Predicted 3D model of a 105-nucleotide RNA (Glycine riboswitch aptamer) from Pseudorhodobacter antarcticus. Rfam family: Glycine riboswitch aptamer. Rfam links the family to the GO term glycine biosynthetic process. NCBI's taxonomy places the organism under Bacteria, Pseudomonadati, Rhodobacterales, Paracoccaceae, Pseudorhodobacter.
RNA sequence: CCAUCAGGAUCGGGAGAAUCCGGUCGGGGCGCAAGCCCUUGUUUUCUGGUGCCGAAGGAGCAACCGCCCCGGUAAACUCUCAGGCAAAAGGACCGGUUCUGGUGG
Numbered sequence: 001c002c003a004u005c006a007g008g009a010u011c012g013g014g015a016g017a018a019u020c021c022g023g024u025c026g027g028g029g030c031g032c033a034a035g036c037c038c039u040u041g042u043u044u045u046c047u048g049g050u051g052c053c054g055a056a057g058g059a060g061c062a063a064c065c066g067c068c069c070c071g072g073u074a075a076a077c078u079c080u081c082a083g084g085c086a087a088a089a090g091g092a093c094c095g096g097u098u099c100u101g102g103u104g105g
């Protein structure tokens, strides 16, 4: 210096599924009042319920292997605990740049 493996940083791309229903709080309008209607959430007040998604994380299993009772071991599969279902954020994975470490030339 080159290649390769693992991890970190950074940039770009990056799907799916209700801006669901109700209550509460706030704002506006109508009303003498009781109350009714609308809207919104200082980047998503708080709370309850149902339906849905899988690509943060998590959990489970085959072949195979072993010391063969049993255990080890995989995912983009499965489950949805968590997370998510307008935008934003996040996002497995892919690519670019770069840093650290290992191995080889």
Stems, first nucleotide, its partner, number of pairs: 001105013018050001020049004025041001026039005051085003057081001058079003064072003